Transfer RNA from Scenedesmus sp. NREL 46B-D3, 72 nucleotides, folded computationally. Its Rfam family is "tRNA". Rfam classes the family as a transfer RNA. Its mean pLDDT, the model's own confidence on a scale to 100, is 84. Lineage of the source: Eukaryota > Chlorophyta > Chlorophyceae > Scenedesmaceae > Scenedesmus.

[in-house]
RNA sequence: AGCAAAGUGGUGCAGUGGAAGCGUGAUGGGCUCGUAACCCAUAGGUCACAGGAUUGAAACCUGUCUUUGCUA
Repeated sequence: AGCAAAGUGGUGCAGUGGAAGCGUGAUGGGCUCGUAACCCAUAGGUCACAGGAUUGAAACCUGUCUUUGCUA
């Protein structure tokens, strides 16, 4: 320098047009003599950034940034 993949709660990841979910973690409660485990509830997300197409975007198009891999 070229090509490809990835970016979504604290963290690891799903989610291919009708608009945010799972595991784990955090907080509170239940259970227990007590703790762990288990059960319930709650909080936590400008979906990397900007623009565009669409009635409607995390998902489609364009550009930019970051990370990783491959080739030279």